A computed fold for a 145-nucleotide RNA from Thalassospira lucentensis, annotated as FMN riboswitch aptamer (RFN element).
Parts: sequence; C1' cells; structure tokens
RNA sequence: UAUUCUCAGGGCAGGGUGAAAUUCCUGACCGGCGGUAAUUCUGAUUUCAGGAAAGCCCGCGAGCGCCUGCCAAAGCAAUUUGGCGGGGUCAGCAGAUCCGGUGUAACUCCGGAGCCGACGGUAACAGUCCGGAUGGGAGAGGAUA
Repeated sequence: UAUUCUCAGGGCAGGGUGAAAUUCCUGACCGGCGGUAAUUCUGAUUUCAGGAAAGCCCGCGAGCGCCUGCCAAAGCAAUUUGGCGGGGUCAGCAGAUCCGGUGUAACUCCGGAGCCGACGGUAACAGUCCGGAUGGGAGAGGAUA
C1' cells in the first nucleotide's frame, strides 16, 4: 500500500398536574470517533516505551436541510408532491463553559456553578419512548499478500 474479516451509542428511578404526558413541572439519568493533555497506570528505571483520561478546545461521523439523476402522480405550463439513488471541494440547521485554585505553562488537572443534544410519530411539547435502522458510519482491531 492492496484485499478481506470482525467490531463500532448510552440514558427519565421517585414525585406532581391532567381525560390523556417516560413529551409539561419537579427530580433522575446519558455522553459516538480521532487529536491535544502538566494527571494516572504498566514495563524498564538516566534517558525512555506503551496504555487510559475533554459532551460544551480542534476536527470527524450519523440525521435534517441544500444541490443533483431517474421514475411516478397532479398541472396547459412554470412547477409541486412522492419514491429510489448520487454529492462533503454545500458546514446551512450545528449544539453547548464559565468562575476560583495550583502552576513557567491548563478552556484538558482539582473545586464550584452552569449549559447542550437531528428528523418523523404520539391521547400532550421527547437528548432518554416508538420509527427509518437487521440501515449508515467517524473509526478501532485482526488476517493475508
């Protein structure tokens, strides 16, 4: 480098209102992947090597949107709607962190207080229920040449 295989997301306990809510109120719980890291672990012990450590620092992914191809329906037409595909050299939705402490150095450590979370569905508004999804995927590991 190529081929191939495997793996690759967690979460509303308890209470309240109501005809109805895991959707509202209270309270509870969860945190994909890579990078960075002064913390930590292991092996050597001078140097060093390897592993783990950020939801809100940098970047990536899924989803929606946007662009686009084909098909179908409606329409005089422009076009609209639906279905199945393609596109990241489209980042638009695209998200969210401050204060104090230590220190040469921290948005990563320690302490405290906050904040964020696609789309569709629903007897009532959903990060947590159901669905697309037995899907896709950042990437991780293995095998072979």
Record summary:
The coordinates come from a structure-prediction model, not an experiment, and the mean pLDDT is 79.